[in-house]
Context: one part of a larger RNA
RNA sequence: CUGGGUGUAAAGGGUCCGCAGGCGGCUCAAUGUGUGAAAGGUGAAAUCCUUUUGCUUAACGAAAGAAUGGCCUUUCAAACUAUUGUGCUUGAGGAUGGGAGAGGAGAGCGGAACUGCCGGUGUAAGGGUGAAAUCUGUGGAUAUCGGCAGGAACGCCUGUAGAGAAGUCGGCUCUCUGGUCCAUUCCUGACGCUCAGGGACGAAAGCUAGGGGAGCAAACAGAAUUAGAUACUCUGGUAGUCCUAGCCGUAAACGAUGGACACUAGGUGUUUGUCCGUAAGGAUGGGUGCCGAAGUUAACACAUUAAGUGUCUCACCUGGGGACUACGGCCGCAAGGCUAAAACUC
Numbered sequence: 001c002u003g004g005g006u007g008u009a010a011a012g013g014g015u016c017c018g019c020a021g022g023c024g025g026c027u028c029a030a031u032g033u034g035u036g037a038a039a040g041g042u043g044a045a046a047u048c049c050u051u052u053u054g055c056u057u058a059a060c061g062a063a064a065g066a067a068u069g070g071c072c073u074u075u076c077a078a079a080c081u082a083u084u085g086u087g088c089u090u091g092a093g094g095a096u097g098g099g100a101g102a103g104g105a106g107a108g109c110g111g112a113a114c115u116g117c118c119g120g121u122g123u124a125a126g127g128g129u130g131a132a133a134u135c136u137g138u139g140g141a142u143a144u145c146g147g148c149a150g151g152a153a154c155g156c157c158u159g160u161a162g163a164g165a166a167g168u169c170g171g172c173u174c175u176c177u178g179g180u181c182c183a184u185u186c187c188u189g190a191c192g193c194u195c196a197g198g199g200a201c202g203a204a205a206g207c208u209a210g211g212g213g214a215g216c217a218a219a220c221a222g223a224a225u226u227a228g229a230u231a232c233u234c235u236g237g238u239a240g241u242c243c244u245a246g247c248c249g250u251a252a253a254c255g256a257u258g259g260a261c262a263c264u265a266g267g268u269g270u271u272u273g274u275c276c277g278u279a280a281g282g283a284u285g286g287g288u289g290c291c292g293a294a295g296u297u298a299a300c301a302c303a304u305u306a307a308g309u310g311u312c313u314c315a316c317c318u319g320g321g322g323a324c325u326a327c328g329g330c331c332g333c334a335a336g337g338c339u340a341a342a343a344c345u346c
Stems, first nucleotide, its partner, number of pairs: 003318004007300002012314001014201004021194003025088002028085004034080001035077008049065006091191001092188003095184005103177007110154001114150008125136002162169002206247006215241002220236004258313006266291011295302002319346003328339004
């Protein structure tokens, strides 16, 4: 390389959008691009291969054939493919009418708790632990009542509930705004699927500038523990955590399972539409769970939300270590990120 694979053995890109590329519904017609058939030409010789044969044999040589997987010309076929044209509605999109939702952005508001400050009551402890101590407190703490201020987070509701492409999203109200589902079957008429490169988004931590800072808390300090204790426990505590603007671009970014379409028993919850029904209940869509048939799997398990059966397309893997490394390149303020070897070794 061919091949075989990618839930857990190596392997699905963090997610989406999307140019090129690849692939693509039904009908009719034309052309005859690919395709198939026939005929002809060419494909030098040597070499290689096969069969004969010549040197005593072999190497070596000779003859014939085959091969040279190709290209060109002519004729024919027209299913498939392609191109062009006509038409269609089931794929896709739109329209109209409804629906649910922590989907996104901005602004305003709220209560509980916490900390600080002020005032009242009140007195000797409080706090903390396995036990203690550091620590706070007669300059009146802890506790309790009232008031003020501040920042962050939104208990119960809360649900293998919901929404979003993923990251993620949870107090209440308003404004702006995205997606999606159902019904009608009214319109367009294949407008589709996937997507290297590219673009956008992307938890936490980290970085730059300016704010903010209640609680928590890397670093740091102290008290313990211990043989030691650069830890676990405790008392403090700064970055940070929050906001605005801009970087970073990584995660066990996980369903460790790329996307799309079609097909292949059911049962039982739940959520949200529609229809039938007086009700009980039933039917039919979109999600989300559990259990299971066939089938698959090394097993575990998966099983209409597939890891089953197929098609299209992208990404990735090819023994362990060296190595999520070096070098080079690109990106970044930096931290670093992306791409990515070899020697050597087992």